[in-house]
RNA sequence: UCUGAAAAAGCCAAACCUGCUGAGAGGCAGGGACGGAAAGCCAUGGGUCCCAUGAGGAUCGCCAGGUUGCCAUCC
Numbered sequence: 001u002c003u004g005a006a007a008a009a010g011c012c013a014a015a016c017c018u019g020c021u022g023a024g025a026g027g028c029a030g031g032g033a034c035g036g037a038a039a040g041c042c043a044u045g046g047g048u049c050c051c052a053u054g055a056g057g058a059u060c061g062c063c064a065g066g067u068u069g070c071c072a073u074c075c
Base pairs, nucleotide, nucleotide: 003072004071011036012035016031017030018029019028020027021026034061040067041066042065044064045063046062047059048058049057050056051054
C1' cells in the first nucleotide's frame, strides 16, 4: 500500500418517541438500536425527494467519485 473485522480498543446510529426549527423535503438535541469497516467529511456526476419552479433547496445510512482516519492478518 492492498485487503479485512479474525483479535483488541473503541466509534457511528436506522425505525420509532419527545422537544426545537423549516413553506416543505428535511435538519438539530435527548432517548433508542436496525445496521455499518469509513454509516467520517465533501453536493463533483447520477438517482430520489421538496417547493416559493430558480444557475433554488434536501439527501453522503441511494449509487459512483474525491479526500482523511483507528486496529491488524498476509505480502
Molecule: c-di-GMP-I-GGC riboswitch aptamer
Organism: Sulfurovum sp.